[in-house]
Molecule: transfer RNA
Organism: Fibrobacter sp. UWCM
C1' cells in the first nucleotide's frame, strides 16, 4: 500500500426491501410491597442515529468524503 466487518441512549443492543412519534434490557429517578433492605410489580428521565456532504416526496439504512474500533492479505 489493499481488502473485509462495525459506529444508534450512561452501557449492551434491536429497527423488515427506504415509509413518518428511534425502541428493548440493564443502569439512573420516582412508586407499589415489606418493621426494614434486597428480589419481584409499575411508571419516569435519558438520542445531533460517529462527522460533513449528496439523492429522494421521505434516509438510522443508499451514495461520495473523512475520522474511530476490530481482523485479514501483502
Nucleotide at each position: 500500500g489493499g481488502g473485509g466487518c462495525u459506529u444508534u441512549a450512561g452501557c449492551u443492543c434491536a429497527a423488515u426491501c427506504g415509509g413518518u412519534u428511534a425502541g428493548a434490557g440493564c443502569c439512573a429517578c420516582g412508586g407499589a410491597c415489606u418493621c426494614a433492605u434486597a428480589a419481584c410489580c409499575c411508571g419516569u428521565u435519558g438520542g445531533u442515529u460517529c462527522c460533513c456532504g449528496g439523492u429522494u416526496c421521505a434516509a438510522g439504512u443508499c451514495c461520495g468524503g473523512g475520522a474511530g474500533g476490530c481482523c485479514c492479505c501483502a